[in-house]
Context: one part of a larger RNA
């Protein structure tokens, strides 16, 4: 891991609802006794005692009323009948209450100190080697002692070091050799030493040189039975089929946030009769937007209170201010807690239409109260998030099917089942892959097939100045001159360090008191202006489309799904085709609803439906026993077991056949439950 058997809403006694059944202003017995055919049962007795038939008030009461009241008002709550027993289901209480699952609490219960702490008895054990305390003696020394050497002597929680204890290093081991160990290096080893044997102390107790250590591989309270099925707003796990409906993931409280009650939404009965949409009309409102009239923000100009500074001989007056600046006037704004204004939706009403079973009310039953992402309008966050909190709208959740390469929430579109038939929607028609032609532009960048300020005589097409066959724009020839080295500065300053000025005049087709280069200063080289020569557009602003650059990431192209495409790329048009479970055809099943016809539940017609978790509701299949039931059915082969391209039934399922097996078994209509298994790190057992 398989397989094959077990393995989860039960029982009991109360309530409620519904549903049948009786009886009916009744309705019914318990507990017990009788009869029977011993028992299970059955039938008859017992009315005790429950509900119901009156109710209101705390109560006295009082009565179809009653309380409240001063009240005969008003006003609350009654009354104008339908109920009770059984049984069967759905649900609720109480009980272990679907099943399994802790950690844990207690016990006036009991078991351990062969591990392990700690103590007491009684034994054993520590190679070998250093080191020399008192003390002793001897000699010196003293008055005598003290003291001195040598000698002797053998202390020590003394020294080095096996056993023996132990261990703070690291390496190995880590489904180990080992449930704590092995190697290597270190510790201590005559002591608070280490050992063996018996003894003693225990579960809120004990031991403890103390680490919440240890108390038999487990100790912040040990193991073992019990309360005990503890308790689990948790987690996981619940077993046949089909039809019909079908959600929540939201208020609002909650010691509550992963739970709950009540609403909300779903789903069955019953009753009533409404609901929704459009369109017209009639209402209520202050958002988008705009606005500056009010309340504030905030920016310029005018004037300009006040105020700083500075003059004023101190002081005041007063004077001057490229300083600050109230109020105001004028221009132009901003704004969720601004409005002189103000929409579109939406709401509310109300009348026609459309539609068609959507709707309200009561009661049975519930799930759900973790939501997710797109799109739009807000807040918060950073005008960040696959981010947070609303508010509306979809869609997934609970929804397949075509698109997006692959994709819960995205476009398109809702799968009752069939079919080798048709028509489209999103989105495509070059191949991969089902279908595609034509026109008219644009794109050179493989842009398309990723991005941004910003940048650029890329290209296409508009708009506006101006110049231009009396020659424009670009290039080439030629000229650019005098007065004059203007003037001041200055060593110099001569167009051309600087500075000054109506930068003037003259000769001219033109020539600046000079556009840059140059020099020390001149010199030169050019510009600006002329002409010539050429010969048709040229320059300068801006719009609009398309591309450029800005462009850097990690295995491998890897930023169209790939091939590949210059169109197969972009824009406009035009006109086909393709493409789903969506519509149509054809056949069928089923559920509503009407009408018909039967009414014994069928049968026809038409219209409609008929995805579906959670979860309400119908039908039904299957297993074990019992009852009608001695009667059907089996040795000519029950049940069970292998098998089947056979029959039926929408399935659960039922039948035939064929081996096999050896003796019991259906059917039908009813009842009764240990009544369906793939999941529970289920349980047992096999392999």
């Nucleotide at each position: 891991a398989c397989c094959u058997g077990c393995g989860a809403g039960u029982u009991a006694c109360g309530g409620u609802a519904u549903g049948c059944a009786g009886c009916g202003a009744g309705g019914u017995u318990a507990a017990g006794g009788a009869a029977u055919a011993g028992a299970a049962g059955u039938u008859c007795c017992g009315g005790a005692g429950c509900c119901g038939g009156a109710g209101g008030g705390a109560a006295a009461c009082c009565g179809a009323g009653u309380c409240u009241g001063a009240u005969a008002a008003g006003g609350g709550c009654g009354a104008a009948u339908a109920g009770u027993u059984g049984c069967a289901u759905g649900u609720c209480g109480u009980a272990g209450a679907c099943c399994c699952g802790a950690a844990g609490c207690c016990a006036a219960g009991g078991u351990g100190a062969u591990c392990u702490u700690a103590u007491c008895a009684u034994g054993g054990g520590c190679a070998g080697g250093u080191u020399g305390a008192a003390g002793g003696c001897u000699g010196g020394g003293u008055a005598a002692a003290a003291c001195c050497a040598g000698u002797u002597g053998g202390a020590g929680g003394a020294c080095c070091g096996a056993a023996c204890a132990g261990u703070a290093a690291u390496c190995u081991g880590u489904u180990a050799a080992a449930a704590a160990a092995g190697g290597u290096a270190g510790u201590g080893a005559u002591g608070a030493c280490c050992u063996g044997u018996g003894a003693u102390a225990a579960g809120g107790a004990g031991u403890g040189a103390a680490a919440g250590g240890c108390u038999a591989a487990a100790c912040a309270a040990a193991c073992c039975u019990g309360g005990a099925a503890a308790u689990a707003g948790c987690u996981g796990g619940c077993u046949c089929u089909c039809c019909c409906c079908g959600a929540a993931a939201u208020g609002c409280c909650u010691u509550u946030a992963g739970g709950g009650a009540c609403a909300g939404c779903c789903u069955c009965a019953u009753a009533c009769a409404a609901a929704a949409c459009u369109u017209g009309c009639g209402g209520a409102g202050g958002u988008a937007a705009a606005g500056c009239a009010c309340u504030g923000g905030a920016u310029g100009a005018u004037u300009g209170c006040g105020g700083g500074g500075g003059u004023g001989u101190c002081a005041a007056a007063g004077c001057c201010u490229a300083c600050c600046a109230a109020a105001a006037u004028c221009a132009a704004u901003c704004a969720a807690a601004c409005u002189c204004u103000g929409a579109a939706u939406g709401c509310c009403g109300u009348a026609a239409g459309u539609c068609a079973a959507c709707g309200u009310a009561u009661g049975g039953g519930a799930g759900u109260g973790a939501g997710a992402c797109u799109g739009u309008g807000u807040g918060c966050g950073c005008c960040a998030a696959g981010g947070u909190u609303c508010a509306u709208a979809g869609u997934c959740a609970a929804a397949a099917g075509g698109g997006a390469a692959a994709c819960a929430g995205c476009c398109c579109a809702a799968a009752c089942c069939g079919u080798c038939a048709g028509c489209u929607a999103a989105g495509g028609u070059c191949c991969c892959g089902a279908a595609a032609u034509a026109a008219u532009g644009c794109u050179a960048a493989g842009u398309g097939u990723u991005a941004a300020a910003u940048g650029a005589a890329g290209u296409c097409u508009g708009g506006a100045u101006g110049c231009a066959c009396a020659g424009a724009c670009a290039g080439c020839c030629a000229g650019g001159a005098g007065g004059u080295u203007g003037g001041c500065u200055u060593a110099g300053a001569a167009g051309c360090a600087g500075c000054c000025a109506u930068u003037c005049c003259u000769u001219a087709a033109a020539a600046g008191a000079g556009u840059g280069c140059g020099u020390a200063a001149c010199a030169g080289c050019u510009c600006a202006c002329u002409g010539g020569u050429c010969g048709a557009g040229c320059a300068u602003c801006u719009g609009g489309g398309c591309g450029c650059a800005g462009a850097c990431a990690a295995u491998g192209u890897a930023a169209c799904g790939g091939g590949g495409c210059u169109a197969a790329g972009c824009a406009u048009u035009a006109u086909a085709c393709c493409g789903a479970a969506g519509c149509u055809a054809c056949g069928g099943a089923u559920c509503u609803u009407a009408u018909a016809c039967a009414u014994a539940g069928g049968u026809a017609u038409a219209a409609g439906g008929u995805g579906g978790u959670a979860g309400g509701g119908g039908a039904g299949c299957a297993u074990a026993c019992c009852g009608u039931c001695a009667a059907c059915u089996g040795a000519a082969g029950a049940a069970g077991g292998a098998a089947u391209a056979u029959c039926c039934g929408u399935g659960a399922g039922g039948a035939g056949u064929u081996c096999u097996g050896g003796a019991g078994g259906a059917a039908a209509c009813g009842g009764u439950a240990g009544a369906g298994a793939g999941a529970a790190u289920g349980c047992a057992g096999g392999c």